A computed fold for a 141-nucleotide RNA, annotated as FMN riboswitch aptamer (RFN element). The model forms 100% of the base pairs in the Rfam consensus.
[in-house]
């Protein structure tokens, strides 16, 4: 020092204009938003060689690998809940280039349930839960 136990904090963003209609932040044109962890030829930063090129770091994907919330079972428990399986959206084409699921240009696409004029964006369960990030302790050598 990894790894383990335990506390502790912290942990999601968006409806605006204009139309239709008794009624729509739900429809309609046009808008607006992007969780966590992994990976990540560009671009920066160093560092070393200086021909090229090599190494380190930090940043870096809604739609590339996985999580997570949500919903549905099972079995404990029954007072709160736990633990297990399930389910869980969405990308293509062009450019560069030795190489692009990630860079750049274009066009698209997606976004639990419950409540209402049909909801990613209002209101609710949620002053919850949580992937996870952070720091303490301990115990370790």
């Nucleotide at each position: 020092a990894a790894g383990u136990u335990g506390c502790u904090u912290c942990a999601g963003g968006g409806g605006g204009u204009g139309g239709u209609g008794a009624a729509a932040u739900u429809c309609c044109a046009c808008a607006c938003c992007g969780g966590c962890g992994g990976u990540g030829a560009u671009g920066c930063g160093g560092c070393g060689u200086a021909u090229u090129u090599g190494c380190c770091g930090a940043c870096a994907a809604g739609u590339c690998c996985g999580c997570g919330a949500c919903c549905g079972g099972c079995a404990c428990a029954a007072u709160c809940g736990u633990g297990c399986c399930g389910c869980u959206g969405a990308a293509c084409c062009g450019g560069u280039g030795c190489g692009a699921a990630u860079c750049c240009g274009g066009u698209a696409c997606c976004g639990a349930c419950g409540g209402u004029a049909c909801a990613g964006u209002c209101c609710g369960g949620a002053u919850g839960a949580a992937a996870g990030a952070a720091g303490c302790a301990a115990g370790g050598c």